[in-house]
RNA sequence: UCAGAUGGCCGGGUGACCGCGGGCUUCGCAAGAGGUUCGAGGAAAGUCCGGGCUCCACGGAAAGACGGUGCCGGAUAACGUCCGGCGGGGGCGACCCCAGGGAUAGCGCAACAGAAAUCAAACCGCCUACGUUCUUCGGAACCGGCAAGGUUGAAAUGGUGCGGUAAGAGCGCACCGCGUUCCUGGCAACAGGAGCGGCAAGGCAAGCCCCACCGGGAGCAAGACCAAAUAGGGACGGCACGUGAUGUUUUCCGCAUCGUCGUCCGGGUCGGUCGCGCGAGGUGUGUGGUGACACACAUCCCAGAGGAAUGGUCACCGCUUCGCAAGAAGCACAGAACCCGGCUUACAGGCCAUCUGACACU
Numbered sequence: 001u002c003a004g005a006u007g008g009c010c011g012g013g014u015g016a017c018c019g020c021g022g023g024c025u026u027c028g029c030a031a032g033a034g035g036u037u038c039g040a041g042g043a044a045a046g047u048c049c050g051g052g053c054u055c056c057a058c059g060g061a062a063a064g065a066c067g068g069u070g071c072c073g074g075a076u077a078a079c080g081u082c083c084g085g086c087g088g089g090g091g092c093g094a095c096c097c098c099a100g101g102g103a104u105a106g107c108g109c110a111a112c113a114g115a116a117a118u119c120a121a122a123c124c125g126c127c128u129a130c131g132u133u134c135u136u137c138g139g140a141a142c143c144g145g146c147a148a149g150g151u152u153g154a155a156a157u158g159g160u161g162c163g164g165u166a167a168g169a170g171c172g173c174a175c176c177g178c179g180u181u182c183c184u185g186g187c188a189a190c191a192g193g194a195g196c197g198g199c200a201a202g203g204c205a206a207g208c209c210c211c212a213c214c215g216g217g218a219g220c221a222a223g224a225c226c227a228a229a230u231a232g233g234g235a236c237g238g239c240a241c242g243u244g245a246u247g248u249u250u251u252c253c254g255c256a257u258c259g260u261c262g263u264c265c266g267g268g269u270c271g272g273u274c275g276c277g278c279g280a281g282g283u284g285u286g287u288g289g290u291g292a293c294a295c296a297c298a299u300c301c302c303a304g305a306g307g308a309a310u311g312g313u314c315a316c317c318g319c320u321u322c323g324c325a326a327g328a329a330g331c332a333c334a335g336a337a338c339c340c341g342g343c344u345u346a347c348a349g350g351c352c353a354u355c356u357g358a359c360a361c362u
Stems, first nucleotide, its partner, number of pairs: 001358010012317007020039008041333001045344002048342005053219004066215005071085005086100001087098004101210002106208002108204002123150002125146003131142004158176006177199001178197008223274004233265007244258005281300008318331005
């Protein structure tokens, strides 16, 4: 210098003027006016996961069903998140990726192709030692042996080599793999070593299932309070209490029902208030820890509503694009609504730190 890897940060700046929303405050009877202060994000987004908070249900515990999680250890209020390891895979490397428990509990599945898909076998092929027959004595046929090689497939019953054999074969041996026993290291996942086993025990659990652990439901339109009006309700009191009123089409009889006024309670709609911004809080320093993180001290108060505010103009600067130039245009993704921790997704451009590889020079 070029090409990369990982982690973190910023994401237009400064000033002036005019506005908008909240708090506090001054003046004012009030309406209102003035002052002061605060006013979007790293994702406020998707609403995917975990919690706080609230109400409902519930005697305790356990089990079952259903759902979720799934190598080991740790962090955390908790998590499917994070950190550190292990194992597997990729990269020359820094580093990156992985739903990664159990297949001797049981059931199930494997299309097409292929001889054959888990229980036994042989399409092409190899052999003709042993046995029988024939023979032109070269051999041929039968009875047979084999699974080395070929073919199919995502997957074919350990791999390589030597020996062995008629040809072959864990048939024998060595190494590797696998299984198993023990030892050593590690909290553990696991790793290393030694012995034994001739290979049997194949794959799929993002198929059912088994095992371990976790989970009651709904959500701020939760929920609490104040409270005009209306319906229906209750208590007390006044009038009426029957020769009354209303209904039964009208009349009589019969039958059924009971009214009206006031005060209070209660009810709960419109509406209003709270929940609602001091919190698993931010920043800095120190200590412990590899780290996630924890603790201590100091310091700060930091939006909060109606669904609606959080903006605009000008000047200078920065960046990008266009343009010969003068200059012009634009400023990534995106806008809180009960809150917090994560994950995921979107994001123009820029900055910092550490590390890797290549080349050149000293």